[in-house]
RNA sequence: GCUGACGGAGCGGGAGAGCAUCAGGGAGACCUGAUCGCCGAAGGAGCAACCGCCCCGGAAUCUCUCAGGCAAAAGGACCGCAUCGGCUUU
Numbered sequence: 001g002c003u004g005a006c007g008g009a010g011c012g013g014g015a016g017a018g019c020a021u022c023a024g025g026g027a028g029a030c031c032u033g034a035u036c037g038c039c040g041a042a043g044g045a046g047c048a049a050c051c052g053c054c055c056c057g058g059a060a061u062c063u064c065u066c067a068g069g070c071a072a073a074a075g076g077a078c079c080g081c082a083u084c085g086g087c088u089u090u
Stems, first nucleotide, its partner, number of pairs: 001090001004087001006085003010081004018036001020035006037070003043066001044064003050058003
């Protein structure tokens, strides 16, 4: 220098579902509590195809909604770009 996976930060793209109702606070944006109705792509949990060192363990965009979210903003799994770090292949 190359290969592969992992982790960090940066840039771009990035869906879904009530601008819900009531009460209180506030100049307002909003905040708190309660009531139902929903969403799944932060996180979390469960099962499983499959994989492994096969006792057991790992494991999803599936499932559940604890958490989170339901105008905009923010966030956002994942994808792309380029970069940093150690590990690994050569």
Glycine riboswitch aptamer from a Sphingomonadales bacterium, 90 nucleotides, folded computationally. Its Rfam family is "Glycine riboswitch aptamer". Rfam's curators write: This family represents the bacterial glycine riboswitch. Model confidence (mean pLDDT): 81 of 100.